[in-house]
This record gives sequence, C1' cells and structure tokens, in this order.
RNA sequence: AACUUGAAAAGGCAAACUCUGCGAAAGCGGGGGACGCAAAGUCACUGAUCUAAAGGGAUCAUUCCCAAUGAUAGCAGGACUGCCAGG
Repeated sequence: AACUUGAAAAGGCAAACUCUGCGAAAGCGGGGGACGCAAAGUCACUGAUCUAAAGGGAUCAUUCCCAAUGAUAGCAGGACUGCCAGG
C1' cells in the first nucleotide's frame, strides 16, 4: 500500500414527521427529531426517476400536450477523496 471487516473505542451523518424560510413545482436551507448509513463525504459523467417554470402547440375559455436550463448522490453505475480497527 492493495485488500478485509464492522467486533470494540472515539466520534460522524440523519429518513419519516414537525416548525420556519426559499421555490411555479419537484425539491432545498435552518431548528427539532431518528428510519437507517462504513462513505448516507464530494461530483449530475451514464442509466433511471420526479417536477414542468420560461418557451411552444391545441382550446373561446377552463384545461390538456410537448418541453430541463430545475431536482434526486438516502435509486443504481462511474470518478475523486476520507476516520477508527485488522492487514
């Protein structure tokens, strides 16, 4: 160092829900809270999924359709980095 494991110790993150702010929405930030997580650390590169604003189309209108430049890293793959212990 490759690699292995999560037994111990020290710590770490934080789902649902809730309060608050932002957002058109999906969703996100912060407080509370713990379902879980050994990369639940970082990156939308690939696939997947969610939303559908701008814009476009149909319609008298309501409304519907298309639409990612929005979002998910706690959907999977990939890239980069990393704590403790074993080795």
Predicted 3D model of an 87-nucleotide RNA (c-di-GMP-I riboswitch aptamer) from Nitrosomonas ureae. The source organism's lineage runs through Bacteria, Pseudomonadati, Pseudomonadota, Nitrosomonadaceae and Nitrosomonas. The sequence was found by an Rfam model in a public genome assembly. The coordinates come from a structure-prediction model, not an experiment, and the mean pLDDT is 84. Rfam family: c-di-GMP-I riboswitch aptamer. Gene Ontology term of the family: cyclic-di-GMP binding.